[in-house]
Context: one part of a larger RNA
RNA sequence: GCCUACGAGUUACUCCUGUUGUGCGAGGUUAAGCCCUUUCGGGGUGGAGCCGUAGCGAAAGCGAGUCUGAAUAGGGCGUGCAGUACGACGGGGUAGACGCGAAACCAAGUGAUCUAUCCAUGGCCAGGGUGAAGUGGCGGUAAAACGCCAUGGAGGCCCGAACCGGUUGACGUUGAAAAGUCUUCGGAUGAGCUGUGGAUAGGGGUGAAAGGCCAAUCAAACUUGGAGAUAGCUCGUACUCCCCGAAAUAUAUUUAGGUAUAGCGUCUGGUUUUGUCUGCCCGGAGGUAGAGCACUGAUUAGGCUAGGGGGCUUCACCGCCUACCAACCCUAGACAAACUCCGAAUACCGGGCCAGAGCCGCCAGGCAGUCAGUCCUAGGGUGAUAACGUCCUAGGGCGAGAGGGGAACAACCCAGACCACCAGCUAAGGUCCCUAAAUGAUGGCUAAGUUGAUCAAAGAAAGUUGAGUUGCUCAGACAACUAGGAGGUUGGCUUAGAAGCAGCCAUUCCUUUAAAGAGUGCGUAAUAGCUCACUAGUCAAGCGACUCGGCGUCGAUAAUACUCGGGCAUAAGUCAUCUGCCGAAGCUGUGGGAUAGCAAUAUCGGUAGGGGAGCAUUCCAGUCAGCGUAGAAGGAGUCCUGUGAGGGGCUUUGGAGCGGUUGGAAGCGAAACUGUAGGC
Numbered sequence: 001g002c003c004u005a006c007g008a009g010u011u012a013c014u015c016c017u018g019u020u021g022u023g024c025g026a027g028g029u030u031a032a033g034c035c036c037u038u039u040c041g042g043g044g045u046g047g048a049g050c051c052g053u054a055g056c057g058a059a060a061g062c063g064a065g066u067c068u069g070a071a072u073a074g075g076g077c078g079u080g081c082a083g084u085a086c087g088a089c090g091g092g093g094u095a096g097a098c099g100c101g102a103a104a105c106c107a108a109g110u111g112a113u114c115u116a117u118c119c120a121u122g123g124c125c126a127g128g129g130u131g132a133a134g135u136g137g138c139g140g141u142a143a144a145a146c147g148c149c150a151u152g153g154a155g156g157c158c159c160g161a162a163c164c165g166g167u168u169g170a171c172g173u174u175g176a177a178a179a180g181u182c183u184u185c186g187g188a189u190g191a192g193c194u195g196u197g198g199a200u201a202g203g204g205g206u207g208a209a210a211g212g213c214c215a216a217u218c219a220a221a222c223u224u225g226g227a228g229a230u231a232g233c234u235c236g237u238a239c240u241c242c243c244c245g246a247a248a249u250a251u252a253u254u255u256a257g258g259u260a261u262a263g264c265g266u267c268u269g270g271u272u273u274u275g276u277c278u279g280c281c282c283g284g285a286g287g288u289a290g291a292g293c294a295c296u297g298a299u300u301a302g303g304c305u306a307g308g309g310g311g312c313u314u315c316a317c318c319g320c321c322u323a324c325c326a327a328c329c330c331u332a333g334a335c336a337a338a339c340u341c342c343g344a345a346u347a348c349c350g351g352g353c354c355a356g357a358g359c360c361g362c363c364a365g366g367c368a369g370u371c372a373g374u375c376c377u378a379g380g381g382u383g384a385u386a387a388c389g390u391c392c393u394a395g396g397g398c399g400a401g402a403g404g405g406g407a408a409c410a411a412c413c414c415a416g417a418c419c420a421c422c423a424g425c426u427a428a429g430g431u432c433c434c435u436a437a438a439u440g441a442u443g444g445c446u447a448a449g450u451u452g453a454u455c456a457a458a459g460a461a462a463g464u465u466g467a468g469u470u471g472c473u474c475a476g477a478c479a480a481c482u483a484g485g486a487g488g489u490u491g492g493c494u495u496a497g498a499a500g501c502a503g504c505c506a507u508u509c510c511u512u513u514a515a516a517g518a519g520u521g522c523g524u525a526a527u528a529g530c531u532c533a534c535u536a537g538u539c540a541a542g543c544g545a546c547u548c549g550g551c552g553u554c555g556a557u558a559a560u561a562c563u564c565g566g567g568c569a570u571a572a573g574u575c576a577u578c579u580g581c582c583g584a585a586g587c588u589g590u591g592g593g594a595u596a597g598c599a600a601u602a603u604c605g606g607u608a609g610g611g612g613a614g615c616a617u618u619c620c621a622g623u624c625a626g627c628g629u630a631g632a633a634g635g636a637g638u639c640c641u642g643u644g645a646g647g648g649g650c651u652u653u654g655g656a657g658c659g660g661u662u663g664g665a666a667g668c669g670a671a672a673c674u675g676u677a678g679g680c
Stems, first nucleotide, its partner, number of pairs: 001680006011095003015092010027051003033045005055062002065077004098236002101233001105226006116200009125190001127159003130155001134151006163187003169182003202218001204214003239614006249262005263370002265367007276357004280352005290342001291340002296336002300332004305326001307325002309322004373398010403414003418592004423588003429582003432567003438579001440578006451569002459554002463551010480538005486511003491505003517532001521530002593604004615669001617666008626658002634653008
């Protein structure tokens, strides 16, 4: 893991409540006991008691009233509306209360054959080394001290087996082993190791102290009991079909993953077309979007000009200047969630014998579930005008929604699946091949494989294409080529030099000219040299400058080869227009089912959840005076049948019991609980 069996809303109690059935009804009903009997039962008797028929008050008490009160007032609660007994069912309560599950707590016992420490009594430690004190001799001293040589044999001394330990590494890690093996290492006369007997016991022991150890168990052992402790937590909770169908919010909470009430669901009863929903019309309240600057605040430039700063002047007073700062005021500009002289659209509220829809509304009661939501679009707060972020409002989805599209993809686009069909039309989206349908039509654009369903900006550029403004041009433009591009003069100043060309100055002037700047750039130390503006010729028809669009180029870097879904495509890219076609569980057609309704007709996605109708299993009672060795139940196979749970026939196996029907009662349905047991 599979198979088989077992495995979870039960039972008791009239304690409460509702629905329903039956009996009786202003009443209803017996309990114990007793009597009878065909005795796990039934019949009778029994009216004690209970509920209802009257309430109010703390009570005395009064009573359709009563209490409060001084009150005859006012106010509170009553006075109208059938109950009661038993059964069944839906819930609640008390009980273990749907099942399994703690860690723990307490009580009484059992344990020191493991281990910790202690007590008593025994045992053990190969071999080798070092050589303390003491002593002797000699030297030495006044005597000592002291030195040397012997002797001696001390030590939690040294090396190292047994023994005790457990440092390193490897192996082992469903082991040979619930702690080992190999290698290496520590102690090894000591606070040593060890045998036997004994002592200390659970909030207790023992501990050279690690919360260690106390029988493979220790921050409180083990066994049994209280005990089915408690578990706002996790998991599991078993047949079918039909109808409806949520919530993830508010408030409160030692509350936040729990719960209560409300909201939203369902069922029953009642009420209603004066309710509810939609549209239209009428009437409202409002301070948002926008806008504005009249207030509050913030704010740019200029003007005017108080005040201040700076400067000048004076012995002082007076006074003057100011491309300093700056109030009020003026002109122009412009900002605001907590500004408003203004001010929408929507939404919201009320009304309307205006229209449409038709149970959607409301009331009462039974039963719930929900209180972790989430994505998209729009308006905002927060954050960084970050987040698949977070918090509100409005709408749509998913949740609880299948189908088609989007390559794949809860939420995006289309569209809401009762069942069947080898019928049709469409939506989004597509129509070269994969792949159903156009290698469709017309006119542009793109040359970048840009693009082909989107991951990019500032910025850069004679890419290309369109529109516009403006200038030159057969009196010859633009480009190219040929030629000229001069003189006063090296302008003046400056400078070592400055000659068109370092720099400064200037009425940058005059002349010759077809034209030629006191010079556009390169160049020289300065000259020189090259060139440009400008002019003529050759040629020959368009040539410049600017603005705004379309599509492209660069800008362009990410971590495992690449790619538009792929192949590939110059359209099969892109923009615009047009006509077909394909395309879904949408719509239609045909047939069928269920629910509601007299019908026409309408409806039938669905989690939590509410309601309804059924199937099957075991047992009991009645019935069929049922079936069965001429073969029951059970097993295997096959066929038929019902929307389904299921039911039935036949064959075979099996070898003794079993069924139909009407009711009743449950140890009543398993795929899941790291479920329990057995088998494989």